Predicted 3D model of a 520-nucleotide part of an RNA (small-subunit ribosomal RNA, 5' domain) from an uncultured bacterium. RNAcentral holds the full RNA, with entries from ENA and SILVA. Its mean pLDDT, the model's own confidence on a scale to 100, is 83.
Context: one part of a larger RNA
This record gives sequence, structure tokens and C1' cells, in this order.
RNA sequence: GGAUGAACGCUGGCGGCGUGCUUAACACAUGCAAGUCGAGCGAAGCGCUUAAGUUUGAUUCUUCGGAUGAAGACUUUUGUGACUGAGCGGCGGACGGGUGAGUAACGCGUGGGUAACCUGCCUCAUACAGGGGGAUAACAGUUAGAAAUGACUGCUAAUACCGCAUAAGACCACAAGGUCGCAUGACCAGGUGGUAAAAACUCCGGUGGUAUGAGAUGGACCCGCGUCUGAUUAGGUAGUUGGUGAGGUAACGGCUCACCAAGCCGACGAUCAGUAGCCGACCUGAGAGGGUGACCGGCCACAUUGGGACUGAGACACGGCCCAAACUCCUACGGGAGGCAGCAGUGGGGAAUAUUGCACAAUGGGGGAAACCCUGAUGCAGCGACGCCGCGUGAGUGAUGAAGUAUUUCGGUAUGUAAAGCUCUAUCAGCAGGGAAGAAUUAGGACGGUACCUGACUAAGAAGCCCCGGCUAACUACGUGCCAGCAGCCGCGGUAAUACGUAGGGGGCAAGCGUUAUCC
Repeated sequence: GGAUGAACGCUGGCGGCGUGCUUAACACAUGCAAGUCGAGCGAAGCGCUUAAGUUUGAUUCUUCGGAUGAAGACUUUUGUGACUGAGCGGCGGACGGGUGAGUAACGCGUGGGUAACCUGCCUCAUACAGGGGGAUAACAGUUAGAAAUGACUGCUAAUACCGCAUAAGACCACAAGGUCGCAUGACCAGGUGGUAAAAACUCCGGUGGUAUGAGAUGGACCCGCGUCUGAUUAGGUAGUUGGUGAGGUAACGGCUCACCAAGCCGACGAUCAGUAGCCGACCUGAGAGGGUGACCGGCCACAUUGGGACUGAGACACGGCCCAAACUCCUACGGGAGGCAGCAGUGGGGAAUAUUGCACAAUGGGGGAAACCCUGAUGCAGCGACGCCGCGUGAGUGAUGAAGUAUUUCGGUAUGUAAAGCUCUAUCAGCAGGGAAGAAUUAGGACGGUACCUGACUAAGAAGCCCCGGCUAACUACGUGCCAGCAGCCGCGGUAAUACGUAGGGGGCAAGCGUUAUCC
């Protein structure tokens, strides 16, 4: 000198774009953050509606006996709905969002491999969808419990579940052929035997279902190289190293197991200990290098702590399940409920870090045929000079060089064209009028009456901070008297201190200025 997710002191006009718990992966009140589909299904409620019954009985006519029968209520019934919320069922809750505790590791980066693998939704192609069955939730009844939540009996549906048929193609077994490869082997064609399918809905336009192949996308595993410090850590290792066989997995493999052998790693630093998420990048530097890993993007790991599996194409699953532990809460003491390292917000810790905001209008995501619904992702707004950038706090003229102040050799000198005065201008702020783009699509905009444009109006509402001995730009007076104090280094201060304090003047930067911390 540059830089910062900064903090502190003094000061503070506006706007744009960014950015904001670096500490306690400490504990959390409250609200929201993942739902959706009635074009899969049955039942219920509500509204409208068809018809029947019961009941009430306005009006009109009346020979006063009665006749007529509007409108309404209840029960049953027919149809219907951009209706409602539970239940079965489907898809999605494995994405998106957060954090960096752990991890020195194939975790990450980079380059390869899989002849050892999987892939829902999407695209293309081929071939199909025949015929049956038994349940169960909802619901009703009974019942246990304070509650959470159950238990029993009975009824019912499906794109829920289960057999059967069919098998182009697929898979498995058996024997055998051809082509090819870097090894295990891969591919191709045919034969025999065996195995596994399907679901309907419809507004009639379609949307779905099953099997197989291919693609795309996403993942999984393996390998070469690279990846902090310590030897005041020198030996470490028993599923350990390898083999055979078996199991397991999508798949290779001590991944697991039985048996056999005794290997394997290590001064080219094993093991142990400490520290740490890694990278693209960011800061600095002419570069080489050094430092950092906030925001944004990629990967990994985690979700109170530890363990486990289930479902599923995908999890060993932040707002799923089970067990254990700590903590908090409810309780009728028998038993239950919870997990902000999602967005806000609270307490605590700390030098220190924001609103319990608006909207799904845009972009994107989930569901749906769609309308649409959901979305604290996201888009915006609020707060903070925290950072960067831009703008303003006026411009011209003005010498009796006014007054005041400081100084003085008392003549003057400085402040100083500075002010006043005169002539202008209106950026920002304030007032009034108009008023978007962002919407691709008729309509629909949170932002927002915002940005922007126009008009009138007033120099008004808008400057501080640090320094002035040398380094280092900028000097005098007074006070103090090795005191009070200053200080980054050298050093100032003991009676004329340009170094302390104040004043005048000056220098630097400027809505900031200085200090502290850290890096180059």
C1' cells in the first nucleotide's frame, strides 16, 4: 500500500447493487416451511333437483256444510355439483432449504475403468391387456383408557390384493456352434425344458396399464496422481494379508462366514497424536509464491446423542418408523408427547450480525387431463454507512480587503472573495400532476402509485473526522513545568514545548474519518 462476513470511537444527506451469528452442532414459546389427485374407489354431509307420503294450512269461492289448495317443514326416493372434510388407493414427502459437528479419507480435485452395475418419471420401438376369486379401511354396534391410542363383532369398493390363461420378446438350466477381445471373458444365431404379466377411467378428444429392447438423465463401485503439522509418536496389524468354498449385494470384493496358509503396512514416514469439510474460486503479489475457503456454484457429511432396519426406482430418510440415552412438557401416576444445523422469532453466549413482513405476479419444483392447489424454494419489501459505486450539501460576481477572532515590533499581518450584498440555477430531499416494462396468453403484477417523466417552489433541509518534531503533507500563541500527559519507531515534557492541553491558522481524506484485529 491492498484486503475483510469485521468490531470499537466520533460523525452522518440521498440513491443503486451487494451483504449481514465468524461465538454455544447451546436450549427453544408461537406461527408457517409438502402436499396433491373425485378423470382410481366406496360411504357420509351440504346445496339444487324428480317423485311419493305425513303435516301445517295463506288465498279464492261459498248454499256456511264445505270446496280450492300457494308457500313451508319432516321422511323416503331420482338425478346432479369447478361443493366439504375424513378413509382406501396413486404419485410426491430421497428434490428444494439448512449446517460444517465429524472426516487426513478414493472424502475432495483431476484423469481413466466397469468384459463387475442399477436407474421411477421422460423419449423412441416392438408385442399385449382374456377370464376369475377372497378380503379390508371408511361406516355401524359393543368395549378398554384421563389422554395418546386401541380391542372385538358385522357390512362394502377399487387403477388395493391373489391365483388361472396366454409368452412375440425376456430370464434361468442343459449340451453344442460361430465371431471377437487387454485376462477373468464378451457378443451373435438356433435347439430342449422351466419361470414371471396387465387396470381401468373418460367430458369420447384422450389419459393410463403389462412385458422387452434402445436412448436420455441420475446414481453406484474400482484405479493412477495430488491433498496440513508433529519422530520430544518407530514399530503397527488376527478378518489382520492371501487362497478354496459358501452366503450376501444392483454389482466386484474379508463385504460376511467355515476351513487352510502366514502373510500385509512401515524412515519414499506406517501407526499414533493434533488440526481441518474439499474444490471452482477469493485476497495479495510483476510473477513465482503466500494466505483464505463468508456470499455464488460443484461434491461430501450431518439432522438432540448412539444404534437399527422398513417402504420404495431411489433413504438406512431434517419436518417417516423402532430401540436406548440425556433434556423439556402433559398426566387421573397406570401412561403418553417432542426435536428450528428450514423461514421469521425468543433466551443464552459474545466485541458483534436483521422482520414473529408481502406475494405465488415472474423463474423453478410437487400433484392433477385440465382448471387449479401447495411451495418461508424463489421474487420482493423492512432493518444496519457493513462493503462497493454514483450524487449532493450550490454557481457567478463581489475590497471600505467590513465586523468578529488570533497575533503583533502596535505600523500591521492572517482568517479572506471567505462573509454580507447583487445576479442565477434546482441535482437530491419536500409539494402537485401523469405513470410503466417486467405478462410469453384474452385476463391476471407482490414489488408499487415504485422506477421514470412533467410542473411550480425555496439557497433553503444536508460536513465531519484525523493529523501538523522526523519518517510524513501541514506553525504560531497561551497554559503546564520529568507534573499532567503523548507515543507506530526514534523519542517529547525538569519555566519561552512547532511533540502534552486549548485556541487561531494549516494539511489530508470525505458521508465518512480514525483505531484495533487478521492476511499478503